[in-house]
RNA sequence: GGCCGACAAGGGCAAACCUGUUGAAAAACAGGGGCGCAAAGCCACGGUCUAAGGUCCUUUUUGGGCUAUGACAGCGGGUUGCCGAA
Numbered sequence: 001g002g003c004c005g006a007c008a009a010g011g012g013c014a015a016a017c018c019u020g021u022u023g024a025a026a027a028a029c030a031g032g033g034g035c036g037c038a039a040a041g042c043c044a045c046g047g048u049c050u051a052a053g054g055u056c057c058u059u060u061u062u063g064g065g066c067u068a069u070g071a072c073a074g075c076g077g078g079u080u081g082c083c084g085a086a
Stems, first nucleotide, its partner, number of pairs: 004084002012037002017032006035074001041079003045076002047072003053067005
């Protein structure tokens, strides 16, 4: 230095759920909470979610299809990095 990851040390993050706020929604933020996580740090490349607006259709209406310019990093991938037993 690389792989690797321990019932190690010191710390870190925070699922579901609840309350409030924002949003058309997906979802996000704050507080509580703690399922888990060695990258649960960072990046929307793949993937996934949503469809306000747009557009097409329609049995004309509380209707349907397509679409990201909206999201998800706790799905894959990329990238940087703390600690050091075997």

Overview: A computed fold for an 86-nucleotide RNA from a Syntrophomonadaceae bacterium, annotated as c-di-GMP-I riboswitch aptamer. Of the family's consensus pairs, 95% are formed in the model. The sequence was found by an Rfam model in a public genome assembly. Model confidence (mean pLDDT): 88 of 100. Lineage of the source: Bacteria > Bacillati > Clostridia > Eubacteriales > Syntrophomonadaceae.